Context: one part of a larger RNA
């Protein structure tokens, strides 16, 4: 000097990115227990008291023929210690907000989470030799000894209230009149050669599938959801009007948000003092409805802020124990 433990005056988070680490609490009985709530919970909420030993009295239980033994409990009295759930073991608590409903799962070896999964919801495919997958385009197998209340794919993610507008583009589904279109069919003609018959080459029109063009539907398919100008009897603002463009111009709800650049926005609360936090406002650079929107009891080794308790985190360090390092042998 380090590691691991123990103790500490007064103060008690002043430490720090942050209470990290440590401390506190811890058991049983009696009492008592809020908001909120899906009425189950929340809840061991919070908070308060008691607990050892001896004696007396009362009541009960088990065993015993009885004497009595063991045990539980109530009331009263007494005793000792600094300390009686005397050791070990053994929840600190409360409030607020965000995210995810929950129990679960995960980066074996820097991430346990708000990520994944989930029950529930939707769309879509599939009529059985199913769709789909493995396999070599096979056999065969899975799906399934299942049969649409089933199985596959995909999105969302309990529950509550809801889920607006756009089918122009891309995709998917349906349509089949027309256009385009391959091989193939067809064979007008043309060319070579030959005396010719012929043989060979080339070849227009015409017929000709799916697809594409085309016509519809479809957004819990991929996706998208405007600009400028003017206007009210203070000012400001604009319910209102005009105009351009679009497939349609963002509805409900939420909003400086896990999203806000400007920004430490402005106002309020909390503090003596608050770039964080909570409640509002709305000027949303660049929220927004199953790429789900907004709420939500319970839950969380999640994240943010605050308070109570307690503490060597700190003011400010000190001592002790053990093991190292170090010095000497």
């Nucleotide at each position: 000097c380090g590691a691991u433990g123990c103790u500490g005056a007064a103060g008690g988070a002043a430490c720090u990115a942050g209470g990290c680490a440590a401390c506190u609490u811890g058991c049983u009985c009696u009492c008592g227990u809020a908001a909120c709530u899906u009425c189950g919970g929340g809840a061991u909420a919070a908070g308060a008291g008691a607990g050892c030993c001896c004696c007396a009295u009362g009541u009960g239980a088990a065993g015993g023929c009885a004497a009595c033994u063991u045990u539980a409990u109530a009331u009263g009295g007494g005793g000792g210690a600094c300390a009686c759930a005397a050791a070990c073991u053994a929840g600190g608590g409360a409030g607020u907000a965000g995210c995810g409903a929950c129990u679960g799962u995960u980066u074996a070896u820097u991430a346990a989470a708000a990520a994944c999964a989930c029950a529930g919801g939707g769309c879509u495919g599939u009529g059985c030799a199913a769709a789909c997958g493995c396999g070599a385009u096979a056999a065969g197998c899975g799906g399934a000894u299942g049969u649409a209340u089933a199985c596959g794919g995909u999105c969302u993610g309990a529950c509550g209230c809801c889920u607006g507008c756009c089918c122009g583009g891309u995709g998917c589904u349906g349509g089949a009149a027309g256009g385009u279109u391959a091989a193939a069919a067809g064979g007008a003609g043309a060319u070579g050669u030959g005396c010719a018959a012929g043989c060979a080459u080339u070849g227009a029109a015409u017929u000709g599938a799916a697809g594409c063009c085309c016509c519809a539907g479809u957004a819990a398919a991929c996706g998208g959801c405007g600009g400028c100008c003017g206007u009210a009897a203070c000012u400001a603002u604009a319910a209102c009007g005009g105009u351009c463009c679009u497939a349609a111009g963002g509805u409900a709800g939420c909003g400086a948000a896990a999203u806000u650049c400007c920004u430490u926005g402005u106002c309020g609360g909390g503090u003596a003092a608050g770039u964080u936090c909570c409640g509002a406002c709305c000027c949303g650079c660049a929220c927004g409805a199953a790429u789900g929107g907004c709420g939500u009891a319970a839950c969380g080794a999640c994240u943010u802020c605050u308070c109570c308790g307690g503490u060597g985190u700190c003011u400010c360090c000190a001592g002790c124990a053990u093991c190292g390092a170090c010095u000497c042998a």

The part of an RNA shown here (large-subunit ribosomal RNA, domain IV) has 329 nucleotides and comes from a Rickettsiales bacterium. NCBI's taxonomy places the organism under Bacteria, Pseudomonadati, Pseudomonadota, Alphaproteobacteria, Rickettsiales. The full RNA is in RNAcentral, with records from ENA. The coordinates come from a structure-prediction model, not an experiment, and the mean pLDDT is 86.